[in-house]
Context: one part of a larger RNA
RNA sequence: GGCGUACGGUGAAUGCCUUGGCGCUAGAAGUCGAUGAAGGACGCGAUAAGCUGCGAUAAGCCUCGGGGAGCUGCAAAUGAGCUUUGAUCCGGGGAUGUCCGAAUGGGGAAACCCCUGGGGGGUCAUGCCUCCAGAUCCACGGCUGAAUACAUAGGCUGUGAGAAGGCAACGCGGGGAAGUGAACCAUCUCAGUACCCGCAGGAAGAGAAAACAAUAGUGAUUCCGCUAGUAGCGGCGAGCGAACGCGGAAUAGCCCAAACCUUCGUGCGUGCACGAGGGGGUUGUAGGGCCUGUUUGGCCGUAAGGCCGACGAGUCACAAACCAGCACAUUAGUCGAACAACUUGGAACAGUUGGCCAUAGCGGGUGAGAGCCCCGUAGGCGAAAAUGCGCUGGCUCGUUGGACAGGUUCCUGAGUACCACGGGACACGAGAAAUCCCGUGGGAAUCUGCGAGGACCAUCUCGCAAGGCUAAAUACUCUCUAGCGACCGAUAGUGAACCAGUACCGUGAGGGAAAGGUGAAAAGCACCCCUGUGAGGGGAGUGAAAUAGUACCUGAAACCGUAUGCCU
Numbered sequence: 001g002g003c004g005u006a007c008g009g010u011g012a013a014u015g016c017c018u019u020g021g022c023g024c025u026a027g028a029a030g031u032c033g034a035u036g037a038a039g040g041a042c043g044c045g046a047u048a049a050g051c052u053g054c055g056a057u058a059a060g061c062c063u064c065g066g067g068g069a070g071c072u073g074c075a076a077a078u079g080a081g082c083u084u085u086g087a088u089c090c091g092g093g094g095a096u097g098u099c100c101g102a103a104u105g106g107g108g109a110a111a112c113c114c115c116u117g118g119g120g121g122g123u124c125a126u127g128c129c130u131c132c133a134g135a136u137c138c139a140c141g142g143c144u145g146a147a148u149a150c151a152u153a154g155g156c157u158g159u160g161a162g163a164a165g166g167c168a169a170c171g172c173g174g175g176g177a178a179g180u181g182a183a184c185c186a187u188c189u190c191a192g193u194a195c196c197c198g199c200a201g202g203a204a205g206a207g208a209a210a211a212c213a214a215u216a217g218u219g220a221u222u223c224c225g226c227u228a229g230u231a232g233c234g235g236c237g238a239g240c241g242a243a244c245g246c247g248g249a250a251u252a253g254c255c256c257a258a259a260c261c262u263u264c265g266u267g268c269g270u271g272c273a274c275g276a277g278g279g280g281g282u283u284g285u286a287g288g289g290c291c292u293g294u295u296u297g298g299c300c301g302u303a304a305g306g307c308c309g310a311c312g313a314g315u316c317a318c319a320a321a322c323c324a325g326c327a328c329a330u331u332a333g334u335c336g337a338a339c340a341a342c343u344u345g346g347a348a349c350a351g352u353u354g355g356c357c358a359u360a361g362c363g364g365g366u367g368a369g370a371g372c373c374c375c376g377u378a379g380g381c382g383a384a385a386a387u388g389c390g391c392u393g394g395c396u397c398g399u400u401g402g403a404c405a406g407g408u409u410c411c412u413g414a415g416u417a418c419c420a421c422g423g424g425a426c427a428c429g430a431g432a433a434a435u436c437c438c439g440u441g442g443g444a445a446u447c448u449g450c451g452a453g454g455a456c457c458a459u460c461u462c463g464c465a466a467g468g469c470u471a472a473a474u475a476c477u478c479u480c481u482a483g484c485g486a487c488c489g490a491u492a493g494u495g496a497a498c499c500a501g502u503a504c505c506g507u508g509a510g511g512g513a514a515a516g517g518u519g520a521a522a523a524g525c526a527c528c529c530c531u532g533u534g535a536g537g538g539g540a541g542u543g544a545a546a547u548a549g550u551a552c553c554u555g556a557a558a559c560c561g562u563a564u565g566c567c568u
Base pairs, nucleotide, nucleotide: 001567002566003565004564005563006562007561008560009559015553016517017516020488021487022485023484024483025482026481027480028479029477030476031166032165039100040099041098042055043054044053046078047077050074051073061094062093063092064091065090066089070082071081072080105114106113107112115134116133117132118131119130120129121128136163137162138160139159140158141157142156143155144154170201171199172198173197174196175195181188185235211218212217222249223248224247225246226245232240233239253469254468255467256413260279261278262277263276264275265274266273267272268271284447286412287411288410289408290407291406292405293404294403295402296401297308298307299306300305309400310399311398312397313396314395322394323393324392325391326390328388329387330386331385333381334380335379339354340353341352342351343350355372356371357361363375364374365373418442419441420440421439422438423437424436425435428454449464450463451462452461453460504511505510524552527539528538529537530536
């Protein structure tokens, strides 16, 4: 030196564990903010650096409930206190709430600086202290008021829980790529995706046929399963990709404009126009207005109209507020069955023997596998206060002039429909290209009317544009509650099980870690010895165990030793 063996050191794998994650289900909630948010800065403790909580009333104040013996957070210790006159703790309501931040008196390098007006305190008086108000825009009202006579613009002012800013995904709209695919690439695709912007709601959007269909019919919208990878579109390449119809989920329908009547105001041409309000009216087998006729609650009134009664409806569309009572739910809680002995062991929850409960044998804890030890579980019960939802009543609204017949031809959404050209959307790339939407230029009809049925025309059928509202079925989850998992188990699972978006890196945008485990209980090694009043160790002691000693469960391998056998 090599190969073994034994025992160690180092090292951290592995095993076991889980406080943390991940995914899903059901329910709730779906908004917070000038009454100052989200997010922060700085402070607040007897001692106090961090976290948590809170705000100069500062780990807290008041009140109403719950609860019932300890308490002064994580987090020890000492000190000082509180508490059955009910503390700590849990929940409802309230108060306080520095400074920054939309930040809003002005400024500003956020958490700072500097003002004006008014009230109060203090002073002989000023300085000083303290409180309130003071941004902009918008809406409504008032007062003023130019060029310019009336006027208007403008100015000033009052009122306003008006707006602003934050927020994960879902939604609608305005803009809108490229990598890629086409084995290249340009039409095409990716894709109206990513991304940017605006706006909103708990959902949004859509929505009560100028719709589909086809000789038979359906009857607003939305979503799902088929139809169907079909018909089609397509350098007919790559690819894109319906509808009719059928089956389901959920269902709900309404209001204006106009004709006509009428009130008020303005203008002047004195009976017309315009504006505001009320009545009327809302559709396609056309409907409505106006006129005439027939028929049908009561009373008053010439009439307009009013009152009573009856009927109906309602606050989430169809008009819109609020109050009371009741029920339920949420935000604290509460009751809650049934086991002992012996053996082993440090410890019984194990084994043995004999019992018991069960509307409870889900789960967790307790010194090892516990239905009967503890918390719970099944099943019951419970709210002073606040909130939600529902019902009833009050309340509010509507009808009480509707139906039918005849006549009249007054109305029924105009720079609209449509056309040409240029674009876009439709599964549909200009195509035979209907349909829908924009830009430019033209530009109708008025019910004997108009649109559609995939060029266009006729016949036929279906519908009534150019105004508006509308729940549910559908999408999502920053968040709360409960539960589940052939999900992970510390190089996994969130980046983050641990004081993590931290340390650290970067001018910045931004990037972004590592790091869990003594023991049942600190019982965390009194005392002695070596030593530098070290580090570390040896005794002693604790403990079941100290090769469990805080560098702490287990403790593999590489690597390094000590002892020893063999070989050289």
Model confidence (mean pLDDT): 83 of 100.
This is a predicted structure of a 568-nucleotide part of an RNA (large-subunit ribosomal RNA, domain I) from an Acidobacteriota bacterium.
It was read from a public genome assembly.
The organism belongs to Acidobacteriota, within Bacteria.